[in-house]
Context: one part of a larger RNA
RNA sequence: GAAUGAACGUUGGCGGCGUGGAUUAGGCAUGCAAGUCGAGCGAGAAACCUCCUUCGGGGGGUGGACAGCGGCGCAAGGGAGAGUAACGCGUGGAUACCUACCCCCGGGUCCGGGAUAGCCGCGGGAAACUGCGGGUAAUACCGGAUAACAUCUCCGGAUCAAAGGUGUGAUUCCGCCUGGGGACGGGUCCGCGUCCUAUUAGCUUGUUGGUGAGGUAACGGCCCACCAAGGCAUCGAUGGGUACCGGGCGUGAGAGCGUGACCCGGCUCACUGGGACUGAGACACUGCCCAGACACCUACGGGUGGCUGCAGUCGAGAAUCUUCCGCUAAUGCGCGCAAGCGUGACGGAGCGACGCCGCGUGCGGGAUGAAGGCCUUCGGGUUGUAAACCGCUUUCGGAGGGGAGGAAAUGCUGGGGGGCUAUCCCCCCGGUUUGACCUAUCCUCUAAAGAAGGACGGGCUAAGUUCGUGCCAGCAGCCGCGGUAAGACGAACCGUCCAAACGUUAUUC
Numbered sequence: 001g002a003a004u005g006a007a008c009g010u011u012g013g014c015g016g017c018g019u020g021g022a023u024u025a026g027g028c029a030u031g032c033a034a035g036u037c038g039a040g041c042g043a044g045a046a047a048c049c050u051c052c053u054u055c056g057g058g059g060g061g062u063g064g065a066c067a068g069c070g071g072c073g074c075a076a077g078g079g080a081g082a083g084u085a086a087c088g089c090g091u092g093g094a095u096a097c098c099u100a101c102c103c104c105c106g107g108g109u110c111c112g113g114g115a116u117a118g119c120c121g122c123g124g125g126a127a128a129c130u131g132c133g134g135g136u137a138a139u140a141c142c143g144g145a146u147a148a149c150a151u152c153u154c155c156g157g158a159u160c161a162a163a164g165g166u167g168u169g170a171u172u173c174c175g176c177c178u179g180g181g182g183a184c185g186g187g188u189c190c191g192c193g194u195c196c197u198a199u200u201a202g203c204u205u206g207u208u209g210g211u212g213a214g215g216u217a218a219c220g221g222c223c224c225a226c227c228a229a230g231g232c233a234u235c236g237a238u239g240g241g242u243a244c245c246g247g248g249c250g251u252g253a254g255a256g257c258g259u260g261a262c263c264c265g266g267c268u269c270a271c272u273g274g275g276a277c278u279g280a281g282a283c284a285c286u287g288c289c290c291a292g293a294c295a296c297c298u299a300c301g302g303g304u305g306g307c308u309g310c311a312g313u314c315g316a317g318a319a320u321c322u323u324c325c326g327c328u329a330a331u332g333c334g335c336g337c338a339a340g341c342g343u344g345a346c347g348g349a350g351c352g353a354c355g356c357c358g359c360g361u362g363c364g365g366g367a368u369g370a371a372g373g374c375c376u377u378c379g380g381g382u383u384g385u386a387a388a389c390c391g392c393u394u395u396c397g398g399a400g401g402g403g404a405g406g407a408a409a410u411g412c413u414g415g416g417g418g419g420c421u422a423u424c425c426c427c428c429c430g431g432u433u434u435g436a437c438c439u440a441u442c443c444u445c446u447a448a449a450g451a452a453g454g455a456c457g458g459g460c461u462a463a464g465u466u467c468g469u470g471c472c473a474g475c476a477g478c479c480g481c482g483g484u485a486a487g488a489c490g491a492a493c494c495g496u497c498c499a500a501a502c503g504u505u506a507u508u509c
Base pairs, nucleotide, nucleotide: 001509002508003507004506006505007504008503009502010501013359014358015357016356017355018354019352020351026314027313028312030311031310032309035072036071037070040069041068047062048061049060050059051058052057079269080268081267088194089193090192091191092190093189094188095187097186098185102182103181104180105179106178107177108176109175110144111143112142113141119134120133121132122131123130124129150159151158152157164174165173195241196240197239202232203231204230207229208228209227210226211225212224214222244266245265246264247263248259249258250257251256271292272291273290274289275288294305295304296303297302322349324348325347326346331345332343333342334341335340362392363391364390365389372383373382374381375380396450397446398445399444400443401442402441405438406437411432412431413430414429415428416427417426418425419424453498454497455496456495457494458479459478460477464493465492466491467490468489474481475480
């Protein structure tokens, strides 16, 4: 000098774009953060219409809430960096593997069955919740048939599937089953690279290899039985310490050194430890089970919970924000034929000079060089065109009004064309619908009106005088100042530098 997720001191007008729990991976009140589908299924409250009525009510229809079964999603998105020195990451290869939804191609979608929630009835419990009986539906479950370019194979053969919905009407639309290919995503293996420590020198028994069997989507000591006695290491094994890694970021002429906040990719974690279930995918942040610590409820029998999601709270700390608005606005994701619903992702607003950038705090004239201050050799000098005063302007701010754009799609609607047939799809044109929030920019009003400070002035280093103090009080980055004339302490005046900031501290180059 440059830099920072900074903090502290003094000061502080506006805007844009960024950015903000680095410490206790400490504990958490409250709300929200993952749902959706009635075009899979049964049932069906309120309300309305209607019929019957013993005026209590009952039946039918429209309607569609809450809940249930079922499907898909919940493994994404969001957070954090505790662990990890490792095939974790980076880079380059490899294949013994898997891949829901999506795309392309081939084939199929036949006949049956028994349950179960919801519901009704009867219970248990303070609650959480739960038991028994009855009866019901399905794209839930099961059996049979069919069976190949699928699987197994001793090559003879054997084995394996399905579900319907919408609609007047389905080979045709949405689905379902099976096979092949693709795409996307992942699993696994290997070469090389990846901090400090030798005041850590030896480490290892599933250890190293083989055979067989098991297990996995898959190779493999992954697991097991048996056999052999190997394997690693001064080219640093093993142990200890520290640490997520990379793209990048900071600095530097570069080489390098330092670093890994925000954004992107990968990995790991989800109160702590362990485990599996479901599933295409998890050993699963807002799923399950067990144990533990902690906290809460309790009728003392027993239960409940997991903010390293968004806000917010306590604690610790030098230190880090709103319990905001919106998703019939944008982008994306889930579900759905769709309309749409959901989304603390996201889009915005709020707070903080935390950072970078921009703008303003006026412009011109004005000497009797006013007053006051400071200095003085008492003549004067300086503050200083600075002020007053005169003229002008109105950015920004404040008040009011207009307003492009962020909006293109979707939806609705009219017309036209194409796809063999079609309820389906695609394309084109016209009209119409949609903004939480922000606002370029323009107009009117207001009055110089509301807007300047901080550090420094001995040398390094740009800028000095007077007074006070008297090795005191104090300053200080280094050299060093202060013991009676201190340009170095304190104050004043003046000056220098930077400026909505200026300094200090910490850290890196």
RNAcentral holds the full RNA, with entries from SILVA. Small-subunit ribosomal RNA, 5' domain from a metagenome, 509 nucleotides, folded computationally. Its Rfam family is "Bacterial small subunit ribosomal RNA".